[in-house]
RNA sequence: GGUUGGGUCCUGCGCGGCGGAACCCUACGAACCCCGCCAGGGUCGGAAGGCAGCAACGGUAAGGAGGUCAUCCGGGCGCCGCAGGGCGCCUGGCCCUC
Numbered sequence: 001g002g003u004u005g006g007g008u009c010c011u012g013c014g015c016g017g018c019g020g021a022a023c024c025c026u027a028c029g030a031a032c033c034c035c036g037c038c039a040g041g042g043u044c045g046g047a048a049g050g051c052a053g054c055a056a057c058g059g060u061a062a063g064g065a066g067g068u069c070a071u072c073c074g075g076g077c078g079c080c081g082c083a084g085g086g087c088g089c090c091u092g093g094c095c096c097u098c
Base pairs, nucleotide, nucleotide: 001095002094003093004092005091006090007089008088009085010084011083012082013081014080015078016077018074019073020072021071024067025066026065028063034059035058036057042051043050044049
């Protein structure tokens, strides 16, 4: 000097995982300002019955909690892969020359 590898750097793509967000499911969840049903009591009625309706009961909202599989966002997350870039840095083999 030539040739051929490895490591590293940058960029892009892919894969995996991490964090967050919303979706879905489950249970909880309003004394009253949610719904239903309304004991008692109240009220109207001569009565039969009606009206309003608290508690209780049932169902839910906002809400926070748990779960599941997929979605979105993020990032010097990866002893993961591929491509490109500089012939930049480090390093090995072979050949030639000094």

The RNA shown here (Bacterial small signal recognition particle RNA) has 98 nucleotides and comes from a Chloroflexota bacterium.
Its Rfam family is "Bacterial small signal recognition particle RNA". For this family Rfam cites "SRPDB: Signal Recognition Particle Database" (Rosenblad et al., Nucleic Acids Res, 2003). It is annotated as a non-coding RNA gene.
It was read from a public genome assembly, where an Rfam model found it.
The prediction has a mean pLDDT of 75.